[in-house]
RNA sequence: AGCUCAUCCAGAGGGACUGAGGGAACGGCCCGUCGACGUCCCGGCAACCUUCUCGCACGGCUACUGACCAUCGCGGUCGAGGCCCCGGCGGGACAGGUGCCAAUUCCGUCCUGUGGCGCGCCCGCGUCACGGGGAAGAUGAGGA
Numbered sequence: 001a002g003c004u005c006a007u008c009c010a011g012a013g014g015g016a017c018u019g020a021g022g023g024a025a026c027g028g029c030c031c032g033u034c035g036a037c038g039u040c041c042c043g044g045c046a047a048c049c050u051u052c053u054c055g056c057a058c059g060g061c062u063a064c065u066g067a068c069c070a071u072c073g074c075g076g077u078c079g080a081g082g083c084c085c086c087g088g089c090g091g092g093a094c095a096g097g098u099g100c101c102a103a104u105u106c107c108g109u110c111c112u113g114u115g116g117c118g119c120g121c122c123c124g125c126g127u128c129a130c131g132g133g134g135a136a137g138a139u140g141a142g143g144a
Base pairs, nucleotide, nucleotide: 003142004141005140006139007138008137013042014041015040016039017038021031022030023029025109026108027107028106043101044100045099048097049096050095051093052092053091054090055089056088058087059084060083061082062081066078067077068076069075105136110133111132112131113130114129115128116127117126118125119124
């Protein structure tokens, strides 16, 4: 680099340096010499992975002097109750690995639904608004 899965309308900014573009491509619309973008420091947000912890009992384990089946010998099924080592779900914490801290991934682009308007009407098309799906992208985790 490419593949698979999950998430993407919540949340969270100060300082220093630098100096002209930046928000992915295009269109729109924004941010930006009142210093954006970027780099570094500090701070914060979040909870994907890991860790710790509380609960539930989906699940798992166990199970009496229990019930049933049985080829009556081993056995099989169910099961009140008990437990939480492993898995699952929910809550909390935030130590470690990431990530993130303008605007929904800023909005749209491809397909599609509903409604309004226009093209005199139907059809069809265009446009606007509100939805659904996809594509692309970002982040994490995983595997070869």
Molecule: SAM riboswitch aptamer (S box leader)
Organism: Kitasatospora sp. MMS16-BH015